c-di-GMP-I-GGC riboswitch aptamer from Sulfuriferula multivorans, 89 nucleotides, folded computationally. Lineage of the source: Bacteria > Pseudomonadota > Betaproteobacteria > Nitrosomonadales > Sulfuriferula.
């Protein structure tokens, strides 16, 4: 280093229910297991969602689309950092 058939201790928990917080995207706590070999850290690049309120254009002037702004998502890719078994070299 690279791999994840098969061992070993195991470990996380989608969906959905239930209670708390948020405007919302979603989060945290229980309960539950679709899945996970980094479903562990991290918004650093893309992407998606979100907006009580926020720039700036645009438009058919109702609002709405585009945008800045704030943010959610690490279980959307990717990139950082760091890991436990076991295999091969």
């Nucleotide at each position: 280093a690279c791999c994840g058939a098969a061992c070993a201790g195991g470990g996380c928990a989608a969906a959905c229910c239930c209670g708390c917080c948020g405007c919302g995207a979603g989060g945290c706590g229980g309960g539950g297991a679709c899945g996970c070999a980094a479903a562990g850290u991290u918004u650093c690049c893309g992407g998606u969602c979100u907006u009580u309120a926020u720039u700036c254009g645009c438009c058919u002037a109702g609002g709405g689309c585009g945008u800045u702004g704030a943010g959610a998502c690490a279980g959307c890719g990717g990139g950082a950092c760091u890991g436990c078994c076991g295999g091969u070299a």